Guanidine-I riboswitch aptamer from Niveispirillum sp. SYP-B3756, 121 nucleotides, folded computationally.
It matches the Rfam family "Guanidine-I riboswitch aptamer". About the family: This family represents a conserved RNA structure found upstream of the ykkC and yxkD genes in Bacillus subtilis and related genes in other bacteria.
Its mean pLDDT, the model's own confidence on a scale to 100, is 83.
NCBI's taxonomy places the organism under Bacteria, Pseudomonadati, Rhodospirillales, Azospirillaceae, Niveispirillum.
RNA sequence: ACGAAUGGUGGCUAGGGUUCCGGUCCCUGAUGAAAGGGAUGUCUGGUCCGAGAGCUGCCGCCCGAUUCCGCCUGUACCGCAGGCCCGGUCGGGUACACGGCGGGACAAAAGCCCGGGAGAU
Numbered sequence: 001a002c003g004a005a006u007g008g009u010g011g012c013u014a015g016g017g018u019u020c021c022g023g024u025c026c027c028u029g030a031u032g033a034a035a036g037g038g039a040u041g042u043c044u045g046g047u048c049c050g051a052g053a054g055c056u057g058c059c060g061c062c063c064g065a066u067u068c069c070g071c072c073u074g075u076a077c078c079g080c081a082g083g084c085c086c087g088g089u090c091g092g093g094u095a096c097a098c099g100g101c102g103g104g105a106c107a108a109a110a111g112c113c114c115g116g117g118a119g120a121u
C1' cells in the first nucleotide's frame, strides 16, 4: 500500500422532541357545566422516534463432540478397525471500538441516518 471477513433482526433501555392524548394558563360559553378556540415541552406523563461503540432473545456464521444414512481403505464375504461426507443433536465462540462541526428525515428532536464517516491514537 492492496484484498477478504467480523452479519441480520425482534424486544427493552439511556436519550429525544411535541403530530396525537393528557396537563397547565387565557378567551368564548357566562354569573355555572359540557363543548370549542388559542398558547405552552423551561409540562412529571401516555402514544411516537430511539443506540456501531448499551442490555437481551432469535437466526446466520465459525470451532468441537456425538449420532443415523452413504462412500473409501484394510479384504474376496461377514464382523471389526480407521477415514471422508450430508443431515440431526449437544456444547463453546461471534473480538476490539476515543470520536466532532455540519447536514437529513418524520410533527419535531435525539446516542436515529450521513457515520466504525472527518479527525485522534
Stems, first nucleotide, its partner, number of pairs: 007059006015049002020046002022043001023040006060094008070084005096116001098119001102114003